[in-house]
Description: A computed fold for a 145-nucleotide RNA from Brevibacillus panacihumi W25, annotated as SAM riboswitch aptamer (S box leader). RNAcentral holds the sequence, with entries from Rfam and Ribocentre.
RNA sequence: CUCUUAUCGCGAGCUGGCUGAGGGACUGGCCCUAUGAUGCCCGGCAACCGGCGCUCAUCUACCACGUUGUAGUGAGCGAAACGGUGCUAAUUCCAACGGAUAAGAGUCAAGCGCCUGUCUUGACUUCUUACCCGAGAGAUGAGAG
Numbered sequence: 001c002u003c004u005u006a007u008c009g010c011g012a013g014c015u016g017g018c019u020g021a022g023g024g025a026c027u028g029g030c031c032c033u034a035u036g037a038u039g040c041c042c043g044g045c046a047a048c049c050g051g052c053g054c055u056c057a058u059c060u061a062c063c064a065c066g067u068u069g070u071a072g073u074g075a076g077c078g079a080a081a082c083g084g085u086g087c088u089a090a091u092u093c094c095a096a097c098g099g100a101u102a103a104g105a106g107u108c109a110a111g112c113g114c115c116u117g118u119c120u121u122g123a124c125u126u127c128u129u130a131c132c133c134g135a136g137a138g139a140u141g142a143g144a145g
Stems, first nucleotide, its partner, number of pairs: 001145008013042001016041003022032003027095003043088003048084003052078006059072004063066001092137001097134003101130005106124006
């Protein structure tokens, strides 16, 4: 760098130390920031992988052949003392591409009443808003090249 796969909910210093101007990937927006950005250290959060504990299942291997033997495998739950990462403003801050639904606006058609402006129904799906689904992009873990 590429591919596969899972997740992107919650949580974590509004008294930590050093640094000293940018940061939130990109574009637009909207934010954060000398009441200190970024980076590093410390602290913390979480539980992706390893490891650990418990339960269950089935198969495999073994011998000491056990009316729940031992080890492995799979699933679920748990803990966070250990190792590898990760994370630690705002939903991945929001949107960006496609679609569904609802409401409003617009255009067109028909109709009732009325008389020169409005009402009702239907269609279009053009625009706006809300919400949902999917895609894309990105991030992180695990595995592979």

Background
The same sequence occurs in records of 2 taxa. The prediction has a mean pLDDT of 76.